[in-house]
């Protein structure tokens, strides 16, 4: 000079649960607090968590002991997990391989 390498992200499928009485996803702002290749260091980026704001959705059918609970089939920017696939340290410096 080149190059591996995390955590983790994005998409698909399958499986699992939530909601349809609307929480959840997504936005925007504030405080907390946390992660970020083998070391340090680390941002105006990422991520939870809370509080406040904006916006906002689809139900149908059916059984029963019928203000109720169940079942099916939809439907949420919908929760968890699995398997693929792509992408993958903002950045500086060190270390590794050739």
């Nucleotide at each position: 000079c080149a190059g591996a390498g995390u955590a983790g992200a994005a998409g698909a499928c399958c499986g699992u649960g939530c909601g349809u009485g609307a929480a959840g996803u997504g936005c925007g702002c504030a405080g907390u607090g946390u992660a970020c290749g083998g070391a340090g260091a680390g941002u105006u980026g990422g991520c939870a968590c809370u509080g406040c704001g904006a916006c906002g959705a689809a139900a149908a059918g059916u059984g029963g002991u019928c203000a109720c609970c169940g079942c099916u089939u939809g439907c949420g920017g919908u929760u968890c997990g699995g398997u693929c696939u792509u992408c993958g340290c903002a950045u500086c410096u060190c270390g590794c391989u050739g």